[in-house]
Formats: sequence, C1' cells, structure tokens
RNA sequence: GGGCGGUUAGCUCAGCUGGCUAGAGCGCUGCUUUCACACGGCAGAGGUCAUGAGUUCGAGUCUCGUACCGCCCA
Repeated sequence: GGGCGGUUAGCUCAGCUGGCUAGAGCGCUGCUUUCACACGGCAGAGGUCAUGAGUUCGAGUCUCGUACCGCCCA
C1' cells in the first nucleotide's frame, strides 16, 4: 500500500430484507428480605448507535469519506 470484518449502556453482545418510542445479560442505585452480609424479589438510572456527509417522508440498518481495532495479501 491492497482486501475483508468490526465500532450500539460501565462490560459482553443482539437489533433478520429501513418504519413513530433502541434492547438483553452482567454491573450500578433505591426499596424489600436478614441481627448483619450474600442470594432472591420489585423498581429505577444510564446510550451523540465511533465520527463527518449523502440518499430517503423516515437511517443503528443503505452509500461515500475519516479514525481506531482485528485478520489476510504484498
């Protein structure tokens, strides 16, 4: 330098062929339970969907650029 894949919550990930409102598990906070802790139960907070632009009535999802990570080729 070329090719491919990935980037979504603090962490690990889902989101299939675009459709009002973005989710799960773990973690975190509060309540409950206990003499207390843990486990369990209930409720809740937390996301510029890496970033810039384009297409569209509408983009996490499609297209292009950039950044970073991984693999392969040279």
Molecule: transfer RNA
Organism: uncultured Victivallis sp.